[in-house]
RNA sequence: GGGCGAUUAGCUCAUUUGGCUAGAGCGCUUCAUUGACGUUGAAGAGGUGAGAGGUUCGAAUCCUCUAUUGCCCA
Numbered sequence: 001g002g003g004c005g006a007u008u009a010g011c012u013c014a015u016u017u018g019g020c021u022a023g024a025g026c027g028c029u030u031c032a033u034u035g036a037c038g039u040u041g042a043a044g045a046g047g048u049g050a051g052a053g054g055u056u057c058g059a060a061u062c063c064u065c066u067a068u069u070g071c072c073c074a
Stems, first nucleotide, its partner, number of pairs: 001073007010026004019057001028044005050066005
């Protein structure tokens, strides 16, 4: 330099061929339970979906560019 992928909550991931003002597990906070911790149960917070632009009534999803990163080729 060329090709193919990945990027979504603090962490690991789901969401598939546009209908999402986006979910799960673990973690975190509060409450109940306990003498206390743990376990268990309930509730809650936490995302400008890597960044920008475009298409569309509508984009996490489609298109373009950029950034980071993995693999392959040279």
The prediction has a mean pLDDT of 83. Transfer RNA from Nanosynbacter sp., 74 nucleotides, folded computationally. Its Rfam family is "tRNA". The organism belongs to Nanosynbacter, within Bacteria. The gene name in the source record is trnV.